[in-house]
Molecule: Guanidine-I riboswitch aptamer
Organism: Paenibacillus ginsengihumi DSM 21568
C1' cells in the first nucleotide's frame, strides 16, 4: 500500500451517571394541646451519586446464545458438516438522552 462482510441481534458482564424508585440530610404540615422539645407519619418541599442499591445507558478492542454469509457433502421447497482466523496503544474534540460512560463520532485522528 493492500487484503480481512473485522457481518448482525437479543441477554448480561466491566463500566456509567441520576429521570423515576429507594437511601441520607435540611424544612413544612398533621399527630399537638398556650409555647417549646422529642417522637411517628406524609401518594409536601428542596438538597446529595466524594449515597450500597432497583429502574436507566453500556462495550470494535469483555461473555453467552440466535442468526447471516463463505466453502463442501447430500437423498437438495431444505438438512449436515466445516470456516468466518489472529492481533488490536489510542488522545483531545463533538453528539444523544434526565445525566453520563469503555455509547455514537470511531478500529476515527494519530502512535506503533
Nucleotide at each position: 500500500a493492500u487484503u480481512a462482510c473485522a457481518g448482525g441481534u437479543u441477554u448480561c458482564u466491566a463500566g456509567g451517571g441520576u429521570u423515576c424508585c429507594g437511601c441520607g440530610g435540611c424544612u413544612c404540615u398533621u399527630a399537638u394541646u398556650g409555647g417549646c422539645a422529642u417522637u411517628a407519619a406524609g401518594c409536601g418541599g428542596c438538597c446529595g451519586g466524594a449515597c450500597u442499591g432497583g429502574u436507566c445507558c453500556g462495550a470494535g478492542g469483555g461473555a453467552a446464545a440466535c442468526u447471516g454469509c463463505g466453502c463442501g457433502g447430500c437423498g437438495c421447497g431444505g438438512c449436515c458438516g466445516u470456516g468466518u482466523a489472529a492481533c488490536a496503544c489510542g488522545g483531545a474534540g463533538g453528539g444523544a438522552u434526565a445525566g453520563a460512560a469503555g455509547c455514537c463520532c470511531g478500529g476515527g485522528a494519530g502512535g506503533u